A computed fold for a 164-nucleotide RNA from Kineococcus xinjiangensis, annotated as c-di-AMP riboswitch aptamer (ydaO/yuaA leader). Its Rfam family is "c-di-AMP riboswitch aptamer (ydaO/yuaA leader)". Rfam links the family to the GO terms cyclic-di-AMP binding and regulation of gene expression. The organism belongs to Kineococcus, within Bacteria. The sequence was found by an Rfam model in a public genome assembly. Its mean pLDDT, the model's own confidence on a scale to 100, is 75.

Formats: sequence, C1' cells, structure tokens
RNA sequence: CGAGGUCCCGCGACGACUCAUGGCAGGGGUGGGGGAACCACUUCCGGGCCGCCCCCCGAUCUCAGAUCGGGGUGGUGGUCCUCGGGGUGAAGCCGGUGCGAACCGGCCGGGCGACCUUCCCGCCCGAACCCGACAGCUCACCUCGCAGGCGUCGGAGAGGUCCU
Repeated sequence: CGAGGUCCCGCGACGACUCAUGGCAGGGGUGGGGGAACCACUUCCGGGCCGCCCCCCGAUCUCAGAUCGGGGUGGUGGUCCUCGGGGUGAAGCCGGUGCGAACCGGCCGGGCGACCUUCCCGCCCGAACCCGACAGCUCACCUCGCAGGCGUCGGAGAGGUCCU
C1' cells in the first nucleotide's frame, strides 16, 4: 500500500512482560459474490466431445417387436474451451504510429510527500487473476476472504574481492 482484523483456544520459548506459530470450535468486527417484489433492461441466446429419450433410412432375427449401422437435430444431462458476457481491483475510455509486440498523446482513476485536515506543486502506478454461456438492482436467505508485498531510522554479526 491493501478489506485483509480482534478476543479466545492448542502447542513452543521465557523469571515475567511478552513473542512466534497453528486453529476442525466459539464471540465481536470487517471486505466481497450470489439471491424476490418494485424499478430498470428487453438484441442476446458461442464452439468441441460423450451419454439418454425422440424422428428418418438400411440390414438381420425367434418378425405388430428386438438388435446393429448411418443420419437429423428436437429435448435432456455431464465434461472441456473462450475475441460473447460477468467478477475482485484505482488499474479505464479515446486518438495516432506499427504486421505484431509495443510506443506516443489526451481525458479520467489511484498512491505518496512523516502530528491531523485542505489546497497548490512535485514524484510515481494505471497490473494481475477469477467465473465458464451464466448472474441488473434486490428483503429474507446462501456463500467466500481477513492475504501478500514494500519503505525509513538505529544497531549487531558474517562473508567476498582488491591492494600492501
């Protein structure tokens, strides 16, 4: 910086204060997602594979039925994918160059500037991940997270290289 905490419980260290670590339980908090009515929006219903039901054709048989093969897409279930759509987040929109990656500019969003707040100015950031055809808002209700990464000041210790 960030929602990213607290009490409590177990174990360990300690003379104590306390610290580190874990938490299937419990309490108080905090951040997010899904989810009616009303309201709003109605423009989109993608692709592959497999199974079942249905329809058509052909074949065989013990022939008004059964089985096999092919086709259809009508319905349904499962699974995988993502230039549709959606979520967390400040991390978006527009224009230009470029095959692309990327770069440049404008608007806009975010962070910091050390007691606090505001303004000016200055320095930076504008990533990443997730869901999987699907989700507007949303009472009740259901459910997930409470991480991670940095900086400043002071001190201690260790190692390496070079020269003499």